[in-house]
Context: one part of a larger RNA
RNA sequence: UGAUGAGGGCCCACACAAGCAGUGGAGCAUGUGGUUCAAUUUGAUGCAAAGUGAAGAACCUUACCAGGGCUUGACAUGCCAUGAAUCCUCCCAAAAGAGAGGAGUUGCUUCAGGAAUGCAGACACACUUGGUGCAUGGAUGUCAUCAGAUUGUGCCAUAAGGUGUUGGGUUAAGUCUUGCAACAAGCGCAACCCUCGUAUUUAGUUUCCAACAUUGAGUUUAUAACCCUGAACAGACUGCCGAUGAUAAGCCGGAGGAAGGUGAGGAUGACAUCAAGUUAUCAUGCCCCUUACGCCCUAGGCGACACACAUGCUACAAUGAUUGGAACAAAGGGUUGCAACCCCGUGAUGGCAAGCUAACCUCAAAAACCCAACCUUAGUUCGGAAUGCAGGCUGAAAAUUGCCUGCAUGAAGCCAGAAUCACUAUUAAUCAUUGGUCUGCCAUACAAUGGUGAAUCCAUUCCUGGGCCUUGUACA
Numbered sequence: 001u002g003a004u005g006a007g008g009g010c011c012c013a014c015a016c017a018a019g020c021a022g023u024g025g026a027g028c029a030u031g032u033g034g035u036u037c038a039a040u041u042u043g044a045u046g047c048a049a050a051g052u053g054a055a056g057a058a059c060c061u062u063a064c065c066a067g068g069g070c071u072u073g074a075c076a077u078g079c080c081a082u083g084a085a086u087c088c089u090c091c092c093a094a095a096a097g098a099g100a101g102g103a104g105u106u107g108c109u110u111c112a113g114g115a116a117u118g119c120a121g122a123c124a125c126a127c128u129u130g131g132u133g134c135a136u137g138g139a140u141g142u143c144a145u146c147a148g149a150u151u152g153u154g155c156c157a158u159a160a161g162g163u164g165u166u167g168g169g170u171u172a173a174g175u176c177u178u179g180c181a182a183c184a185a186g187c188g189c190a191a192c193c194c195u196c197g198u199a200u201u202u203a204g205u206u207u208c209c210a211a212c213a214u215u216g217a218g219u220u221u222a223u224a225a226c227c228c229u230g231a232a233c234a235g236a237c238u239g240c241c242g243a244u245g246a247u248a249a250g251c252c253g254g255a256g257g258a259a260g261g262u263g264a265g266g267a268u269g270a271c272a273u274c275a276a277g278u279u280a281u282c283a284u285g286c287c288c289c290u291u292a293c294g295c296c297c298u299a300g301g302c303g304a305c306a307c308a309c310a311u312g313c314u315a316c317a318a319u320g321a322u323u324g325g326a327a328c329a330a331a332g333g334g335u336u337g338c339a340a341c342c343c344c345g346u347g348a349u350g351g352c353a354a355g356c357u358a359a360c361c362u363c364a365a366a367a368a369c370c371c372a373a374c375c376u377u378a379g380u381u382c383g384g385a386a387u388g389c390a391g392g393c394u395g396a397a398a399a400u401u402g403c404c405u406g407c408a409u410g411a412a413g414c415c416a417g418a419a420u421c422a423c424u425a426u427u428a429a430u431c432a433u434u435g436g437u438c439u440g441c442c443a444u445a446c447a448a449u450g451g452u453g454a455a456u457c458c459a460u461u462c463c464u465g466g467g468c469c470u471u472g473u474a475c476a
Stems, first nucleotide, its partner, number of pairs: 001476002003473003007470007015460001019423001022420002026314008034305002042053002064300001066298005073125001077124002079121001082118002086103005092097001108113001130287003136283002138278001140276001141274001148187001150185004154163003167178003193266004198234001200232005207224001213220001237260001240254003244250001303442001320375001322373004332363003337356002342351002382413001386409008429452007
């Protein structure tokens, strides 16, 4: 100087407490372990692996396995020979691939050849999701959005090193202030950036409709007041007042204000730590393979199932289920696409087909909520697993293994042990909507969007994690 202590002091955090809804029990979905298997490809394993890489495994993907094939190779460059290219038919095969026949000689040209492409040959090579993340780059997780981690010069110390960075206050903050052998500085903090909240100006189409006409309808003329959208600009700074404090920094209360003390949210992640994870995104050293650890194809597997764990969904009901009626969003997507209206069907869908490259048309119905009826505490009109039958859709293909619909059947489950997790406000809880990936979809996932909308915070004693100072130590 660090590390460490069931040493001390100060401080912070959904850390506890106070509350609220869960997980752990049930069924199912997904992931992991284990087991099994010809293969069940593989990485990730406390927090910081396990709805993770994967924003989508029927084929492909695909890396695995079985079988059938290829060996200058699926792909690139170089050499030589040949035919311009290209197209059609037959035939063997599960396919990959192999064989046979025919058409076509027309593309450019300085007639030497060149360019593109197919095929054959010999080599240089090509290839490898093979190994090593403990050889690496890159980007990433974590402590942690915690407030720290340092440097120059000076001073102190024999030196390692110290000081600054400690003390008194204060802050979300090494934030600011004051004192001080320190004085300065950059990296972090904050601010600058984006979104939301208010106003003004400007612009009005595909948007809007107060007034005046008009219509079935903002439909049309008209309007740009309002709403909304795009752009520009203003606004918040402890600026003002009072109390407090050291006449400081600040803190408390108040006014005005759409917003008040970081206004709310996001992006933004210091020096280091974990030989953290990634060689399977990519790049790359070394090692290994080269008639195979490379390449092509068919079928299978990644979807198996005594079990264990993790993350979720649906429930156990009356604050409810069912039936009927009626209301109110935001943000997205759409031309290989979204598809109104109309018609057939109980329905999934199907038929016909207008409009839309979208503030124009469309997906589109928001649901919870509200009104009315019914059910009356039951394993039920709760719950929906699993099963049978009949259908629909995508796709070349749905048996292994897709989704959706109708009818029938109707399992466990009556609020869950020890334990454990999230959350402080438009938050939790609850309700629906959209998107990416995508032929389709195993999405109950993930990423966004709005609707309804709580309770509690006495306090820091304790638990967990962290910061600063101090002290002990037979540790380095």